Small-subunit ribosomal RNA, 3' major domain from a Candidatus Staskawiczbacteria bacterium, 468 nucleotides, folded computationally. The full RNA is in RNAcentral, with records from ENA. Its mean pLDDT, the model's own confidence on a scale to 100, is 81. Its Rfam family is "Bacterial small subunit ribosomal RNA". Taxonomically the source falls in Candidatus Staskawicziibacteriota (Bacteria, Bacteria candidate phyla).
Context: one part of a larger RNA
RNA sequence: AGACGGGGACUCACACAAGCGGUGGACCAUGUGGCUUAAUUCGACAACAAACGAAGAACCUUACCAGGUCUAGAAAUCUGCAUGAAAGCUGAAUGAAAGUUCGGCCCUUCACAAGACAUGCAGACAGGUGCUGCAUGGUUGUCGUCAGUUCGUGUCUUGAGACGUACCGUUAAUUCGGGUAACGAACGCAACCCUUGCCCUGUGUUUUAAAUGUCACAGGGGACUGCCCGAGAUAAUUGGGAGGAAGGCGAGGAUGACGCCAAAUCAGCAUGGCCCUUUGAUGACCUGGGCCGCACACGUGGUACAAUGGCCGGUACAAUGCGUAUUCGAAACCGCAAGGCGGAGAUUAAUCGCACCAAAGCCGGUCUCAGUUCGGAUUGAGGUCUGAAACCCGACCUCAUGAAGCUGGAAUCGCUAGUAAUCGCCAAUCAGCUACGUGGCGAUGAAUACGUUCCUGAGUCUUGUACU
Numbered sequence: 001a002g003a004c005g006g007g008g009a010c011u012c013a014c015a016c017a018a019g020c021g022g023u024g025g026a027c028c029a030u031g032u033g034g035c036u037u038a039a040u041u042c043g044a045c046a047a048c049a050a051a052c053g054a055a056g057a058a059c060c061u062u063a064c065c066a067g068g069u070c071u072a073g074a075a076a077u078c079u080g081c082a083u084g085a086a087a088g089c090u091g092a093a094u095g096a097a098a099g100u101u102c103g104g105c106c107c108u109u110c111a112c113a114a115g116a117c118a119u120g121c122a123g124a125c126a127g128g129u130g131c132u133g134c135a136u137g138g139u140u141g142u143c144g145u146c147a148g149u150u151c152g153u154g155u156c157u158u159g160a161g162a163c164g165u166a167c168c169g170u171u172a173a174u175u176c177g178g179g180u181a182a183c184g185a186a187c188g189c190a191a192c193c194c195u196u197g198c199c200c201u202g203u204g205u206u207u208u209a210a211a212u213g214u215c216a217c218a219g220g221g222g223a224c225u226g227c228c229c230g231a232g233a234u235a236a237u238u239g240g241g242a243g244g245a246a247g248g249c250g251a252g253g254a255u256g257a258c259g260c261c262a263a264a265u266c267a268g269c270a271u272g273g274c275c276c277u278u279u280g281a282u283g284a285c286c287u288g289g290g291c292c293g294c295a296c297a298c299g300u301g302g303u304a305c306a307a308u309g310g311c312c313g314g315u316a317c318a319a320u321g322c323g324u325a326u327u328c329g330a331a332a333c334c335g336c337a338a339g340g341c342g343g344a345g346a347u348u349a350a351u352c353g354c355a356c357c358a359a360a361g362c363c364g365g366u367c368u369c370a371g372u373u374c375g376g377a378u379u380g381a382g383g384u385c386u387g388a389a390a391c392c393c394g395a396c397c398u399c400a401u402g403a404a405g406c407u408g409g410a411a412u413c414g415c416u417a418g419u420a421a422u423c424g425c426c427a428a429u430c431a432g433c434u435a436c437g438u439g440g441c442g443a444u445g446a447a448u449a450c451g452u453u454c455c456u457g458a459g460u461c462u463u464g465u466a467c468u
Base pairs, nucleotide, nucleotide: 001468002467003465004464005463007462008461009460010459011458012457013456015452016451019415020414021413022412023411026303027302028301029300030299031298032297033296034294035293042053043052064289065288066287067286068285069284070283073125077124078123079122080121081120082119083118084117088105089104090103091102092101093100094099127276128275130274131273132272136270137269138265139264140263141261143259148187149186150185151184152183153182154163155162156161167178168177169176193253194252195251196250198221199220200219201218202217203216204215224247227241228240229239230238231237305408309367310366311365312364313363314362315361321354322353323352327346328345333340334339374405379400380399381398382397383396384395385394421444422443423442424441425440426439427438
């Protein structure tokens, strides 16, 4: 100088407390461990792994396994030689396919040459999701959006080093003021950026009969402790008030200092080194299987256990988005339905469609506390759709079946306002989907915070130390 303390002082945080809703019990989905397996590909493991890489495992993907095949190779550049007009199209046999074997069509112009291309042979090479993240780049997580981390000159000290950055007050903040052997400065904080809330101006595709307006887009204004009163050191700041759409950081996002964990990733990519590469390859192709396997354990979720509810009928109100042709797909018609048929319209769409866009909601009826008209797992039968193909292993519909479950032990998680909770809608990926996941969007809309003793984590100063 650090680190640590079941040392101290001060301060902060959904850290506790005060509240609301969950998890842990049930069933299912999904991930992980374990077990099993020919293979159940690989990575990730306290916080910082476990609906994570994966924004889509039937084939493909795919890296794994079995079997069948290839060896200058599935894809790349170059050289030599040989063959063939090149290129292109196409048939047969065999086979699970890959492939192997055998062909066919297509050429003629005056001549010569060269090139391109394909195949074969030979060579320089390719290829590797093989190993090492403890050889690396790049990227990322975490402490933590915590307020810290440093430098120049100077001063102090024998020196390591210290001061600066301590102290008083204040702040979300090493934020600012005062003061001071410090004076300046840098990276962080804040601001500059984006979205949103109010107003003004301009423009106007759609809308409308037209205009206006909502609205959309673009530009500007507005908030600064600016004004008043009190507190305070007359300061920084702070308590209250006025005006205001908004008040003291208005709300949200993006933005992540020096560093820590030899943290994660050689399987996203790149890359050093090592290893495999010829006849049984760690390369390449194909068919089938596996990644979905099930005594069990854990994590994350979904649905419930009901009357603040279930079912039936009627009825109301959104926002974000998506659709260029193998797309979104209306009306009409058929079907109980999934869906079929149809093809108007949209042509990067305020115009047409998904989508009368919604569900909780409201109105009326019924059920009357029961394993039920709760709950929907599981199973049987019949269908629809996508796709060469739904056996392993898809989703959905209809009928039947109707399991566990009556609010969950110890323990444990999230959240301070348009938040939690509840309700639906859209999108990416995508042929289809195992989405109950993820990312967004709106609708309804709370309770509580006395406070900082305690638990957890963090910051500043200080103290002790047999640690570095």